A computed fold for a 73-nucleotide RNA from an uncultured bacterium, annotated as transfer RNA. Rfam family: tRNA. By type it is a transfer RNA. Rfam links the family to the GO term triplet codon-amino acid adaptor activity.

[in-house]
């Protein structure tokens, strides 16, 4: 340099002809036990990596920029 692939709660991952983002583990309350763990119910947490652009509406589609990955030279 040149082609690909990611990037979404504290983590790991999901969301697929474009329609108001979920799971699991972590957290936190309650329950239940003589207490812990483990089990149950329950909440909270996210402007989807910055930008800009098409749409009536973008996690998804189009530009460009970070950053991190795999292959060729």
């Nucleotide at each position: 340099g040149c082609u690909g692939g990611a990037a979404u709660g504290g983590c790991u991952c999901a969301a697929u002809u474009g329609g108001u983002a979920g799971a699991g583990c972590a957290g936190c309350u309650g329950a239940a036990u003589c207490g812990u763990a483990a089990u149950c119910a329950g909440c909270a947490g996210g402007u989807u990596g910055g930008g800009g652009g098409u749409u009536c509406g973008a996690u998804u589609c189009c530009c460009u920029c970070u950053u991190c990955u795999a292959g060729c030279a």